[in-house]
RNA sequence: GGGCUAGUAGCUCAGGGGUUAGAGCACAACGCUUAUAACGUUGGGGUCGAUGGUUCAAAUCCAUCCUAGCCUACAA
Numbered sequence: 001g002g003g004c005u006a007g008u009a010g011c012u013c014a015g016g017g018g019u020u021a022g023a024g025c026a027c028a029a030c031g032c033u034u035a036u037a038a039c040g041u042u043g044g045g046g047u048c049g050a051u052g053g054u055u056c057a058a059a060u061c062c063a064u065c066c067u068a069g070c071c072u073a074c075a076a
Stems, first nucleotide, its partner, number of pairs: 001072007010025004018056001027043005049065005
């Protein structure tokens, strides 16, 4: 240099055009307990990596860029 994969909550991930963006763990409050843990209930937390485009509608499709990982060519 070329190619492939991934980027969504604090963490691990789902969602692959259709109208409130989700799960588990973590966190907070309450219940339970002498207390803690465990367990139960409730809650907070996201401008879906960035910019632009397509569309009535984009986390989802397209282009470019950024970041991470993997494969590979050449030169030294």
A computed fold for a 76-nucleotide RNA from Candidatus Magasanikbacteria bacterium RIFOXYC12_FULL_33_11, annotated as transfer RNA.
Its Rfam family is "tRNA". By type it is a transfer RNA.
The coordinates come from a structure-prediction model, not an experiment, and the mean pLDDT is 83.
The RNAcentral record of the sequence draws on ENA.
The organism belongs to Candidatus Magasanikiibacteriota, within Bacteria.
RNAcentral records the identical sequence in 2 taxa.